[in-house]
RNA sequence: GACUCUCUAACUCAAUAGGCAGAGUACCUGACUCUUAAUCAGGCGGUUCUGGGUUCGAUUCCCAGGGGGGUCA
Numbered sequence: 001g002a003c004u005c006u007c008u009a010a011c012u013c014a015a016u017a018g019g020c021a022g023a024g025u026a027c028c029u030g031a032c033u034c035u036u037a038a039u040c041a042g043g044c045g046g047u048u049c050u051g052g053g054u055u056c057g058a059u060u061c062c063c064a065g066g067g068g069g070g071u072c073a
Stems, first nucleotide, its partner, number of pairs: 001072007010025004019056001027043005049065005
């Protein structure tokens, strides 16, 4: 330099032929326990990488840019 995949909660990942953004873990509170752990219940959590475009409506489609991975040179 060329091609290709990827970016969503603190972390790991879902979400759809465009229609209310979710789970697990972590964290906080409570129950249980002599205490801790485990377990159970509840809570906290997001400008969906950025900027534009299309659309009544975009995490999803299109364009440009940025970060990361892979292959080739």